[in-house]
RNA sequence: GCCGCCUUGGCGCAACUGGUAGCGCAGCGCCCUUGUAAUGCGAAGGUUGCGGGUUCGAGUCCCGCAGGCGGCC
Numbered sequence: 001g002c003c004g005c006c007u008u009g010g011c012g013c014a015a016c017u018g019g020u021a022g023c024g025c026a027g028c029g030c031c032c033u034u035g036u037a038a039u040g041c042g043a044a045g046g047u048u049g050c051g052g053g054u055u056c057g058a059g060u061c062c063c064g065c066a067g068g069c070g071g072c073c
Base pairs, nucleotide, nucleotide: 001072002071003070004069005068006067007066010025011024012023013022019056028042029041030040049065050064051063052062053061
């Protein structure tokens, strides 16, 4: 230099053919306990890496950039 894959709450991952972004863990509150932990219940937390485009509508499609991983020379 060229090619491919990945980037989504604090962490690990989902989201079908474009149609209201969910799950687990962690954290918080409650219950329980002499107390802590575990179990149970509940609530909260996201401008989907950044910038554009297409579309009635984009996490998803297209372009550029950044970061990470792998391959070729």
Predicted 3D model of a 73-nucleotide RNA (transfer RNA) from Nocardioides alkalitolerans. Its Rfam family is "tRNA". Rfam classes the family as a transfer RNA. Rfam links the family to the GO term triplet codon-amino acid adaptor activity.